Description
Large-subunit ribosomal RNA, domain I from a bacterium, 596 nucleotides, folded computationally. The RNAcentral record of the full RNA draws on ENA. It matches the Rfam family "Bacterial large subunit ribosomal RNA".

[in-house]
Context: one part of a larger RNA
RNA sequence: GGCACACGGUGGAUGCCUUGGCGCCGAGAGGCGAUGAAGGGCGUGGGUAGCUGCGAAAAGCCCCGGUUAGCCGCAACCAGGCUUUGACCCGGGGAUUCCCGAAUGGAGAAAUCCAUCGGAGGUAUGCUCCGAUAUCUGCAUCUGAAUGCAUAGGGUGCAGAAGCGAACGGAGGGAAGUGACACAUCCCAGUACCUCCAGGAAAAGAAAACAAGUCGUGACUCCCCAAGUAGCGGCGAGCGAAAGGGGAAUAGCCUAAACCGACUGCGCGUGAUAGCCCGUCAGCGUUGCGUAGUCGGUGUAGAGGGAGCGUGCCGGAGAGCGUGACGGAGCUCUCGGGAAGUUACAAAGGUCUCUGUUAGACGAAGAAGUCUGGAAAGUCUCACCAUAGAGGGUGAUAGUCCCGUAGUCGAAAACAGUGGACCCUUCCUGGGCGCGUUUCCCAAGUAGAGCGGGACUCGUGAAAUCCCGCUUGAAUCCGGGAUGCUCACAUUCCAAGGCUAAGUACUACUCGGCGACCGAUAGCGCAAUAGUAAGGCGACUGAAAGGUGAAAAGAACCCCUGUAGGGGAGUGAAAAGGACCUGAAACCGUGUGCUU
Repeated sequence: GGCACACGGUGGAUGCCUUGGCGCCGAGAGGCGAUGAAGGGCGUGGGUAGCUGCGAAAAGCCCCGGUUAGCCGCAACCAGGCUUUGACCCGGGGAUUCCCGAAUGGAGAAAUCCAUCGGAGGUAUGCUCCGAUAUCUGCAUCUGAAUGCAUAGGGUGCAGAAGCGAACGGAGGGAAGUGACACAUCCCAGUACCUCCAGGAAAAGAAAACAAGUCGUGACUCCCCAAGUAGCGGCGAGCGAAAGGGGAAUAGCCUAAACCGACUGCGCGUGAUAGCCCGUCAGCGUUGCGUAGUCGGUGUAGAGGGAGCGUGCCGGAGAGCGUGACGGAGCUCUCGGGAAGUUACAAAGGUCUCUGUUAGACGAAGAAGUCUGGAAAGUCUCACCAUAGAGGGUGAUAGUCCCGUAGUCGAAAACAGUGGACCCUUCCUGGGCGCGUUUCCCAAGUAGAGCGGGACUCGUGAAAUCCCGCUUGAAUCCGGGAUGCUCACAUUCCAAGGCUAAGUACUACUCGGCGACCGAUAGCGCAAUAGUAAGGCGACUGAAAGGUGAAAAGAACCCCUGUAGGGGAGUGAAAAGGACCUGAAACCGUGUGCUU
């Protein structure tokens, strides 16, 4: 030196464990913000570095409710306090809430600097404190140029906006890697990404729709099938419907116009009066006509609808109005009767009740015996409860020890509502239903066309349909669009205005539940002072790190050479001794044997 065995050291694998994650389901909530948010800076404790809480009223203040004996956070210790006159804790409401930040008096290298006006304190012009002072938009109002009226501009008051936020939504823009065995049309993909805008959902939505050539369906949205079909396609790679059927959920409405009335602007017109609802008598006198606009009434459709005019039938009462009287017709109001309603169809709220949410409460049955053990929940022997034998804890494995569980209750206060009643509001009765009509209206720079693009399964194709840019450019029911070139027939619908719940999508957040999900190199990057330490000028990148024991009982006292380490003693079931459960291997030793 090598090999073997034994005993150690180092190291932190493995096993066991789980405070934390991951995924999904159900319900809630779906926003916060100039009454200053999200996010921060700096403070704040008797002693306080970090986290948490809070804000100069600073681990907190006040009220109401719950609960009950302890409490002064994580987190020990010292000191000192609070509390059955109810502390601490939990829930509801309120007060305070420095500075920065949309940041908003001005500035600025965020958490700082510097102001003006008004008020208060004060002897004070200084100083301190309180309040106001940004911009834009809308409405109202006061002023007010060039320039006469006016307008622009300026001031004031009131209201609103702004900024943040995970995904889902709508819109405006819009790639490339890739695939096509290269690559250009094509694909990836209208994806990623950027921007704008919004809501608890958004969008869409009550047919100028489908269908069929005989019928028929009847807003939109979502799911299953139709179907990888019909189609599109350097007919390559690939892309890829719809009708129809079955379900989910259901809800329909309002304008524009014609016509009538009121008001305003402009133009025209009359003096011998066109006009003032009609008839008769009297009276008034710019009342009139046209046009434009605003408001009110009317009206909303496709077996066309509506208006006007004519006509038929049905329909409570009373009062008032105009130019005076009478009659008729008309309009307005009141009472009575009827109907409906706040998600659209008009619109705002209140009271009571009910239900739920935000604290909680009650809640059965062995302090059973025996054995082992440090410890009984285990063993053996007997009981009991069960609308409760889900789960967790307790010194090993507990229905009956504890928390709970099944079941049943509960709110001073705040909030929510699919609910109910009343007040309230609106409408009808004041109109409705018919018939006739060669009078009028029925959404215009629109539909359509040409050229150029885009979307549809559709890549220009025979290319309909929908949308956009440029140039053009109809019709009004004897009308117009569509049915995949086009034409005819047939059928079907009524564009060029608007609103609309539900079924659908998502989950940053709250609560509850589940898992042939992980178990510390796993599971979120983070089980822990984690987006921390650390790195980078910066954008940004980004860790490692869990486990004594049932209980600190965390080793008094003695000894060795030290606040290290160890030997005794003691605790404990066991040193498991804080470099602490188990403690593999590599690696390093000590002893013995064999061998060179």